[in-house]
This is a predicted structure of a 455-nucleotide part of an RNA (small-subunit ribosomal RNA, 3' major domain) from an uncultured bacterium.
The coordinates come from a structure-prediction model, not an experiment, and the mean pLDDT is 85.

Context: one part of a larger RNA
RNA sequence: UGACGGGGGCCCGCACAAGCAGCGGAGCGUGUGGUUUAAUUCGACGCGACACGCAGAACUUUACCCAGGCUUGACAUGCACCUGCAUAGUAGUGAAAGCUGCUAGCCUUCGAGGGUGGUGCACCGGUGCUGCAUGGCUGUCGUCAGCUCGUGUCGUGAGAUGUUGGGUUAAGUCCCGCAACGAGCGCAACCCUUGCCCUGUGUUACAUGUGUCACGGGGGACUGCCGCUGCAUGGCAGCGGAGGAAGGCGGGGAUGACGUCAAGUCCGCAUGGCCCCUACGCCUGGGGCGACACACACGCUACAAUGGCCGGCGGAAUGCGCAGCGAGCCCGCAAGGGGGAGCCAAUCGCGAAGGUCGGUCUCAGUGCAGAUUGGGGGCUGCAACUCGCCCCCAUGAAGGCGGAGUUGCUAGUAACCGCGUGACAGCAGAGCGCGGUGAAUACGUACCCGGGCCU
Numbered sequence: 001u002g003a004c005g006g007g008g009g010c011c012c013g014c015a016c017a018a019g020c021a022g023c024g025g026a027g028c029g030u031g032u033g034g035u036u037u038a039a040u041u042c043g044a045c046g047c048g049a050c051a052c053g054c055a056g057a058a059c060u061u062u063a064c065c066c067a068g069g070c071u072u073g074a075c076a077u078g079c080a081c082c083u084g085c086a087u088a089g090u091a092g093u094g095a096a097a098g099c100u101g102c103u104a105g106c107c108u109u110c111g112a113g114g115g116u117g118g119u120g121c122a123c124c125g126g127u128g129c130u131g132c133a134u135g136g137c138u139g140u141c142g143u144c145a146g147c148u149c150g151u152g153u154c155g156u157g158a159g160a161u162g163u164u165g166g167g168u169u170a171a172g173u174c175c176c177g178c179a180a181c182g183a184g185c186g187c188a189a190c191c192c193u194u195g196c197c198c199u200g201u202g203u204u205a206c207a208u209g210u211g212u213c214a215c216g217g218g219g220g221a222c223u224g225c226c227g228c229u230g231c232a233u234g235g236c237a238g239c240g241g242a243g244g245a246a247g248g249c250g251g252g253g254a255u256g257a258c259g260u261c262a263a264g265u266c267c268g269c270a271u272g273g274c275c276c277c278u279a280c281g282c283c284u285g286g287g288g289c290g291a292c293a294c295a296c297a298c299g300c301u302a303c304a305a306u307g308g309c310c311g312g313c314g315g316a317a318u319g320c321g322c323a324g325c326g327a328g329c330c331c332g333c334a335a336g337g338g339g340g341a342g343c344c345a346a347u348c349g350c351g352a353a354g355g356u357c358g359g360u361c362u363c364a365g366u367g368c369a370g371a372u373u374g375g376g377g378g379c380u381g382c383a384a385c386u387c388g389c390c391c392c393c394a395u396g397a398a399g400g401c402g403g404a405g406u407u408g409c410u411a412g413u414a415a416c417c418g419c420g421u422g423a424c425a426g427c428a429g430a431g432c433g434c435g436g437u438g439a440a441u442a443c444g445u446a447c448c449c450g451g452g453c454c455u
Stems, first nucleotide, its partner, number of pairs: 007455007015445002019409005026301008034292002042053002064287007073123001077122006087104007106114002125276002128274003134270002136265003139261001141259001146185006152161003165176003191253004196219007206209001222247001225241007303402001307361007319350003324343002329338003368399001373394007415437007
C1' cells in the first nucleotide's frame, strides 16, 4: 500500500424477508459422471463444466474402432527428365476405394510451349502435444462505481494528498468544504426500439379519402412551473401538487473502465516450439459417437373436475417462401397422396392455442395419465437393421402433488397458452424470437449470499 476478520460505522442488489410458480419423488427427452466396449472421438468441472462447443451424429459430418487400399499424395508452389497426353466410353476383379486392361481421342507455327499424366527432388499433410510459450475471441467479478495520470504540496522512503470530510444520487451524480489545482478511462448523454402529437408519401394495406396502418421526417420531459422541507442564506437535493400520452433515469436494448481468476479455447481460425513422414498423412466399406447395474444436471408430460372428451363460435404477432410456399378441388379414418390456381410476395401461400357456449363423464388408478409393447401404414433420403419423423388399431406402466434441500421472478413481470424461425433432404421436449390471457407480494434490512465507501 493492499487483502482478510465469526471488528466497527454508512449503503446497495429478487441477497434475505413478503408472495407466486417450480425443481428434488414418477415416466420420458437431453447433457454429464461411472461402467462397459474393438471403438463407445475430443474438449468443458464450484459460482463462471453438465439441452455447454453441437444453430440438426442413419452414410457424410467424424476427429474413434475394424477391414480393404494409396504413397509428390485429397490440396499448394517450384525444379529436372519422360509422355500421341485433355477427355470420353468400356471390360475384369472388388463391399467400395482401388488395382489390372481395351478402344476412341487435344490445340499446334511440327521446334517448342500450354495443359495432362508419370518418375525423382524440394515439399505437401497431421482435429498429433503444449491455452503453463502465444495472437485473437470469450466467460466472471459486474452496469458494480470505480481505476488512474500531470503539476504542486507533504514524507528520508515505500507512499500520501487529489479520490478523504458534510449533504445528495442509480452513479467518483452533483453541491459545499478542503494543499491542492486540473485531466483521462469508466457513469451519464450521443445510437436503436417502444409509448403521445404533428407532418410527407401513400400501393399491394384499411375501405372511399377523415384516416387505421406502412415507410420516412420532426416535436415532446427540462425538476421547466407552484408549494413545503433539509444542508449552511446565494447553490444542490428531497417530498407533494398542477398540467400532460408520458414525471423526476418513462419502459426495453446495444454499450462492460484499470484489472482478477497462469479462468476457457492449439478441435473455429492464426501461430512459436516439440513430434509423425508407405504414416500420427490420404481414400473407401462397415461399425461407433445412440452401449446400461447405477449417480447427478437441465427439461418435457402428468398425477386430474379451475379437469378430460365431443360439437358449435370467435379474434394474434414476429417471421418465412422459386431446387420454395403451395389455396380451392378430388382420394384416404389419418399421416399423406393426386392435381395445380396464385405468389420473387403489405398483392399469393404457410397460420394459433388457451378462451367461450352447449352436451357428457362424477372422484374411480377412472372416459385421469400416457410410458411400454404388438400389428398395419405414410414421408424424406442411394440407404431408416444397428439408428429418423409422422399416422391408425390394439396395449395400457409408474404416477394420489413429491424428504433433507433448492431455483426463478417486483408488471404487461411471474405463471399459463400456442405460433414463428435458424441450422436442416428428413428429424425439437433444446436455442433464439413473437404475440394471447394475465396475477400475488415487498412490513422491513437483524439474519444468509455478493458488492461499494470510510475506519